Background: Transfer RNA from a Candidatus Nomurabacteria bacterium, 73 nucleotides, folded computationally. The sequence was found in a public genome assembly. Its mean pLDDT, the model's own confidence on a scale to 100, is 80.
RNA sequence: GCGCCUUUAGCUCAGUCGGUAGAGCAGCUGCCUCUUAAGCAGACGGUCCCAGGUUCGAGCCCUGGAAGGCGCA
Numbered sequence: 001g002c003g004c005c006u007u008u009a010g011c012u013c014a015g016u017c018g019g020u021a022g023a024g025c026a027g028c029u030g031c032c033u034c035u036u037a038a039g040c041a042g043a044c045g046g047u048c049c050c051a052g053g054u055u056c057g058a059g060c061c062c063u064g065g066a067a068g069g070c071g072c073a
Base pairs, nucleotide, nucleotide: 001072002071003070004069005068006067007066010025011024012023013022019056028042029041030040031039049065050064051063052062053061
C1' cells in the first nucleotide's frame, strides 16, 4: 500500500426481507431466609463508532472517515 472481518446497554452478544432495539451476566429494589448464598419478581440502563446520502421510514442499504483484528505484498 491492497483486500477481508468487527464496532449495538457497564461486560459478552443477538437483531431475519428496511417498519421505529432485545437477551444473558453484572449492578439496583422487593420477595423468600434467623443471616448470607441460591432461587423468584420488578424496574433502571442505548447519540446502534463518527459524518453525510437514499427512503415516508435506516442498527440494517450507499459513500467517506476512525478504532481494533486477520491476510497478501